[in-house]
RNA sequence: CGGGCAGUAGCGCAGGGGCUAGCGCACUUGGUUCGGGACCAAGGGGUCGGUGGUUCGAAUCCACUUUGCCCGA
Numbered sequence: 001c002g003g004g005c006a007g008u009a010g011c012g013c014a015g016g017g018g019c020u021a022g023c024g025c026a027c028u029u030g031g032u033u034c035g036g037g038a039c040c041a042a043g044g045g046g047u048c049g050g051u052g053g054u055u056c057g058a059a060u061c062c063a064c065u066u067u068g069c070c071c072g073a
Base pairs, nucleotide, nucleotide: 001072002071003070004069005068006067007066010025011024012023013022018056027043028042029041030040031039049065050064051063052062053061
């Protein structure tokens, strides 16, 4: 320098144009217990890496950019 993949909740991931953006773990509250763990019930937390564009409508499509990983030179 060229190509590919990835960036979504604290962590790991799903969602590939329209549904309220979900799942597991973690966290909070309550129950259970002498207490803890485990279990049960309820709850909080996201402007989907950034900017712009397409569209009636974008996490999703397009362009640029940024970070990480891989391949090539």